[in-house]
A computed fold for a 75-nucleotide RNA from Treponema sp., annotated as transfer RNA.
The sequence is in RNAcentral, with records from ENA.
Taxonomically the source falls in Treponema (Bacteria, Spirochaetia, Treponematales, Treponemataceae).
The prediction has a mean pLDDT of 83.
It matches the Rfam family "tRNA". Rfam describes the family as follows. Transfer RNA (tRNA) molecules are approximately 80 nucleotides in length. It is annotated as a transfer RNA. Its family is annotated with triplet codon-amino acid adaptor activity in the Gene Ontology.
RNA sequence: GGUCAAUUAACUCAGUGGUAGAGUGCUACCUUCACACGGUAGAAGUCACUGGUUCGAGCCCAGUAUUGACCACCA
Repeated sequence: GGUCAAUUAACUCAGUGGUAGAGUGCUACCUUCACACGGUAGAAGUCACUGGUUCGAGCCCAGUAUUGACCACCA
């Protein structure tokens, strides 16, 4: 330098153009002498960023950024 992939909650990941979710974690309560386990409820998101298409975008298109894999080149 080229090709490809990934980017969504604190973490790991789902998500067929039509209300953004799960598990783990976190908070409160129940339970316990207490802790853990278990149960119930809750909070937590500018869907990496900037534009575009569309009545409508996490999803489609373009660009940018970051990360990873492979290939090539130089020393």